[in-house]
RNA sequence: AAAUCUUAUGGAGAGUUUGAUCCUGGCUCAGGAUUAAUGUUGGCGGCGUGCCUAAGGUAUGCAAGUCGAACGAGUUUUAUUGAGCCGUAAGGCGAGAUAAAAUUAGUGGCGGACGGCUGAGUAACGCGUGGGAAUCUCCCCAGAAGUCGAGGAUAGCCCACCGAAAGGUGGAGUAAUCCCGGAUGUGACCUUCGGGUUAAAGACGAAAGUCGCUUUUGGAUGAGCCCGCGUCCUAUCAGGUUGUUGGCAGGGUAAAUGCCUACCAAGCCUAUGACGGGUAGCUGGUCUGAGAGGAUGACCAGCCAGAAUGGGACUGAGACACGGCCCAUACUCCUACGGGAGGCAGCAAUCAGGAAUUUUGCGCAAUGGACGAAAGUCUGACGCAGCGACGCCGCGUGAAGGAUGAAGGCCUUCGGGUUGUAAACUUCUUUUAUGAGGGAACAAGUUCUGAGUGUACCUCAUGAAUAAGGUUCUGCAAACUACGUGCCAGAAGCAUCGGUGAUACGUAGGAACCAAACAUUAUCCGGAUUUACUGGGCGUAAAGAGAUGCGUAGGCGUCUUGGUAAGUUCUAUGUUAAAUCUUCGGGCCUAACCCGGAAACCGCAUGGAAAACUACCUUGAUUGAGUCAGCUAGAGGAAGACGGAAUUCCCGGUGUAGCAGUGAAAUGCGUUGAUAUCGGGAAGAACACCAAUGGCGAAGGCAGUCUUCUGGGGCUUGACUGACGCUAAGGCUCGAAAGCGUGGGGAGCAAAACGGAUUAGAUACCCGUGUAGUCCACGCCCUAAACUAUCUCCGCUAAUUGUCGGGACUGGCUUAGUUUUUUCUUCGGAAAGGAUUGAGCAGUUUCGGUGAUGUAGUUAACGCGUUAAGCGGAGCGCCUGGGGAGUACGGCCGCAAGGCUAAAACUCAAAGGAAUUGACGGGGACCCGCACAAGCAGUGGAGCGCUUGGUUUAAUUCGAUGCUAAGCGAAGAACCUUACCAGGGCUUGAACUAUAGCUGCAUCUUUGGUGAAAGCCAGAGAGCCUUCGAGGGUGCUAUAGAGGUGCUGCAUGGCUGUCGUCAGCUCGUGUCGUGAGAUGUAGGGUUAAGUCCCGCAACGAGCGCAACCCCUAUUCGCUGUUAAAAUUUCUGCGAAAACUGCCUCGCCAAAACGAGGAGGAAGGUGGGGAUGACGUCUAGUCCUCAUAGCCCUUAUGUCCUGGGCUACACAAGCGCUACAAUGGGUGGUACAAAGGGUUGCCAAACCGCAAGGUGGAGCUAAUCCCAAAAAACCAUCCUCAGUUCAGAUUGUCGGCUGCAAUUCGCCGGCAUGAAGUCGGAAUUGCUAGUAAUCGCGGAUCAGCAUGCCGCGGUGAAUACGUUCUCGGGUCUUGUACACACCGCCUGUCAAGCUACGGAAAUCGGUUCCGCCCGACGGUCCCUCAUAAGAGGGAACUAAGGCAGGGCUGGUAACCAGAGCUAAGUCAUAACAAGGUAGCCGUAGGGGAAUCUGCGGCUGGAUCACCUCCUUU
Repeated sequence: AAAUCUUAUGGAGAGUUUGAUCCUGGCUCAGGAUUAAUGUUGGCGGCGUGCCUAAGGUAUGCAAGUCGAACGAGUUUUAUUGAGCCGUAAGGCGAGAUAAAAUUAGUGGCGGACGGCUGAGUAACGCGUGGGAAUCUCCCCAGAAGUCGAGGAUAGCCCACCGAAAGGUGGAGUAAUCCCGGAUGUGACCUUCGGGUUAAAGACGAAAGUCGCUUUUGGAUGAGCCCGCGUCCUAUCAGGUUGUUGGCAGGGUAAAUGCCUACCAAGCCUAUGACGGGUAGCUGGUCUGAGAGGAUGACCAGCCAGAAUGGGACUGAGACACGGCCCAUACUCCUACGGGAGGCAGCAAUCAGGAAUUUUGCGCAAUGGACGAAAGUCUGACGCAGCGACGCCGCGUGAAGGAUGAAGGCCUUCGGGUUGUAAACUUCUUUUAUGAGGGAACAAGUUCUGAGUGUACCUCAUGAAUAAGGUUCUGCAAACUACGUGCCAGAAGCAUCGGUGAUACGUAGGAACCAAACAUUAUCCGGAUUUACUGGGCGUAAAGAGAUGCGUAGGCGUCUUGGUAAGUUCUAUGUUAAAUCUUCGGGCCUAACCCGGAAACCGCAUGGAAAACUACCUUGAUUGAGUCAGCUAGAGGAAGACGGAAUUCCCGGUGUAGCAGUGAAAUGCGUUGAUAUCGGGAAGAACACCAAUGGCGAAGGCAGUCUUCUGGGGCUUGACUGACGCUAAGGCUCGAAAGCGUGGGGAGCAAAACGGAUUAGAUACCCGUGUAGUCCACGCCCUAAACUAUCUCCGCUAAUUGUCGGGACUGGCUUAGUUUUUUCUUCGGAAAGGAUUGAGCAGUUUCGGUGAUGUAGUUAACGCGUUAAGCGGAGCGCCUGGGGAGUACGGCCGCAAGGCUAAAACUCAAAGGAAUUGACGGGGACCCGCACAAGCAGUGGAGCGCUUGGUUUAAUUCGAUGCUAAGCGAAGAACCUUACCAGGGCUUGAACUAUAGCUGCAUCUUUGGUGAAAGCCAGAGAGCCUUCGAGGGUGCUAUAGAGGUGCUGCAUGGCUGUCGUCAGCUCGUGUCGUGAGAUGUAGGGUUAAGUCCCGCAACGAGCGCAACCCCUAUUCGCUGUUAAAAUUUCUGCGAAAACUGCCUCGCCAAAACGAGGAGGAAGGUGGGGAUGACGUCUAGUCCUCAUAGCCCUUAUGUCCUGGGCUACACAAGCGCUACAAUGGGUGGUACAAAGGGUUGCCAAACCGCAAGGUGGAGCUAAUCCCAAAAAACCAUCCUCAGUUCAGAUUGUCGGCUGCAAUUCGCCGGCAUGAAGUCGGAAUUGCUAGUAAUCGCGGAUCAGCAUGCCGCGGUGAAUACGUUCUCGGGUCUUGUACACACCGCCUGUCAAGCUACGGAAAUCGGUUCCGCCCGACGGUCCCUCAUAAGAGGGAACUAAGGCAGGGCUGGUAACCAGAGCUAAGUCAUAACAAGGUAGCCGUAGGGGAAUCUGCGGCUGGAUCACCUCCUUU
């Protein structure tokens, strides 16, 4: 100088349960951080930081010494002097003395209690914070008073000796700031107040003086002690404690105190968690978070604790002492074996451990410390350097230009795109790097002193030169393609990816994000409102204890007076160490970092003030609560007595063959007389009707009638008490059924058990028996779907309508009394009226229960809704993903069964609630269909044909496989077809396109050889066009490329089948719902139809239905050839006609519609066809065709010969022919329609028994031909038989087609003459010109038809009806299904893996108690001694030992259950009425899911009835 005030500044979500939705709920991710480690990579600098593990062991060096101005002695050096000796001399040697300096061991003083290290122990006054009184304090500061005078010992040294050493013994002698008396006594201390006790040292200096010493007072500093509050988990640790709690008296300490001892008392702590167990140094702070919180306690700072382990004291101001002492123990080292030495959790270093953590560096220059008067010495404190990207921060790896958008790479739709201005190239710069030159600050203090250091920094030079990687790219979450792979290899945080087109694996190119780093792993906080104080829940998702009667602690509590001031609010003071955080300035170039200031430190303590609220004391009140009085309903509870009906049994009578039981049966009972029926008797249990979403009770629960005892509730009106209340942890009590104990009882029913059925089995369901039990008394058990799945209490918030109990009101109705008046009277009474009491009914209203609907509100929705799940208050209980598991272990309870309390390892990414759309149901309602029924004819049995499976084969090519494959692709396999097999050939190819080169060329005819043919080899002859350009065409060669009935129909197009010609499928807008969705398209009628009508939060529309199209039936008009004609039953074209139009009736009205009728050729879509919605079946087809990808390329292509597709123990499907007389044979005779025909149909005539042949007229067709229609009809034979039925099979002789008839064609003649006598279970078609039956034609085709597609002839029967079977449609209901019931799913057993529990036993750790032994040590006692001291003893005591407990950990034979694991076994328990409704508790049984008994629940479908409610 700056900093003004304000508590200021701050909050994101996503993926994953489902077909989809909303909710609940977990898992996972994105962020930040680290004493980190690992992988890949790595240029520089600054500032920090570096054994988290073994408080494991340590070689070596250093880390605490200093003072000669406390002391004596020794040694060395220098100076001066110098006896004496040698020498002729010069000179030399030189004992000794003096002085100075240095130095050594010792005596003495101070310091080794600081500094440095570590975190083992400690859950504690250890730490933090705030207080306190009974204390000490070397050195330092201030004050006061002193420092007189004597004496003594001892080390060193010397002598002698012991020992290896460490070290020690004896003797002689010596100094002091060493030691001890004497004096003084300011003062201090003690005191019985008389008095008593108590000091000192000197040194240096010429001197002045300085530094010391002694006593004392005060201060400062440091230390000791006490207290309030705070300080982790565990109750599966509930009782702990004997010096324990207090007192008195001693002792002890610097000091208070059971700190210690003796005695006395029996206390003290604890659910506000004692005691025990586990874990842990505490704090300032650090990380995170919006905050509140949560986690943490490296570096720095404060405190504590420790120094190999355990114990102990000594000295000292200070220690029970890291680099001191003693003892014990473990370990290491030396040794002459006798004995000694040691303590890196100081700095370096080393080994070990570990994922992991540095140099045996330099210096005391600075800061600080010890000693000293000082110089100074010492200082691994400290200052520096070194190593490590371990962290934070800063800088760089170049900058500008540069399109031909180079090359290369990758992709490609082949055009191009991208890498990419990126590079090259041009120009520029020099941080950094290297070299050279200069060169600090850090020195404070006059001189001197720099480890770092020739460092930082400055200048110059050189030259883009020396410098980029890592991870990711399916979503979350920024970033995509190609190739390879083929549920493999692999990836993965979660969801998941990979089974031949993988943006998910691996590689490449490209891209994204960070950057000297980037990822991964580990850990903490966050997101997570997922422990919810801020800030959650509990009807059905996890969650209200079975109940709350009694009620403890605790929490909470109506109105009012006054007081207090604990909480509360305000204010002041003290404190809240520094550092850190925040902020304002400043210093290193900046930043990190550092320095200074401010703010803050939200806490605690103390003083003051206020008095509304809470609290406490106090005064009243009555509305909360309660008491009394009156009335009242009730299956409330306990005990006793009584009653009738029924069942069974017993006795007797009557009576005879059955009874009983079931889906059907059987077991069973019965001629020894059942069942049935009548009479009598016995026993036990339960109480019909009344009876009811009626009543009572806290819940469980309570029901014949009467009596006794007894609890609670409701209403009304007064009086009284005066907050006495609410809730309620723990506690007491009650608590269905089953079960247990003892004793009774035992009729019926009935677990178990036995038998009979059913069944694949049937440990079940069904039937027959039947024991515990069910019942009573007493005692246990203590659980249920103990449910309204809804805790208790209080207050508030629309209505409507039932019902139960009480009260009030009413000129209401009915009725029974009492009383009274009047009138009449036959005096008995009668009639009318008034007043009053009671009962019942009705209506209105009120209080208290119990139901229904419903507004607001609420809820995820369903629903709840004054009996709340609404809006608020008080208290308790409970929940926190699924499984493991309500299990294990431990504890408590129980006779037992078992109950209560209650985990973890491991495992999954879900589990779950409500609602939606579908699908399904051995759920319901309605409707339709040759679906059933009623009929006719068949199939299934036979023979044969065809197709398929299987088998066989060199090949038996391929496809189609429930309906919807199987006389299907194939409307026709001898070769061909042909795709298959064997063998033989060809290789730009059998067919196609382009380019280049060559060419004498097209094309046709033909010969020889070989061959099975194709082909190969060798020849002969004829013979191109042209605009003259080598152009077109051809052949050969070469290259692109052809070719493929090779694969994938699960990559596809197209086409097709099927549900189904079923009546459905959707959209727009609107409305409803948080949403998926709904509505429209649910209702009432009607139809073949979502067809039409009415109604309606819907209004409209589309694809389907119908109609429009074709054929056919009637009439009419026109048309008219192939002899003529065509009026007709002909051909073609067109028109008319049928529309519920008309009448009657029905349906609540009306409409739609239906029934009947008239007319009509035809009547209610007239009959038939074509026509096939949205979609389903991953339906079929790559072998019709097309097509993507892959595969083959002298072969998976192509040509040829032969074979095969035609096989044959068998099985299935579709047909033909039959089994005969309604027939077969023979003869005669009549009537169609629709087609086809020139490589064709083929007439007449003739030949042949016939198939057929000869023949050739006619016909390119209303002309000719195929062509005879057949059944029918007439006549005749056969007469019920394996036949005059049937025709298979076989033999033989022929015919036709065709290169070819053997494998392998069709037809004919003669002969042969099989099975078969109407078909088991089962199953198919058909409703009228239909079925059945009869023949005719066509396509394919050289030939081949029992098949297929068409045509006409003859021509029926039956339909009551919708219960059942199958399929379909609509509505509704349940669902644990959604790959959608061919679904889902449970348990045992078997296999593998994993963790856990039990366990004979065994190995540790820790702790407690008793006893034994007892080192050092201090204390006490005794003896000796002038003293110093010596000896002995006692109790205490570390370690050790013996014995026994508690807690806890490891290992383990074996045992048990649990979890997990694509395709194991047995069943089918659950989900639909899951095929016996399910579930809960309990008991028994059973391979298993489970079954049965008893009681309970609805979280059960369906039908009927009852009650209540809603609605026109």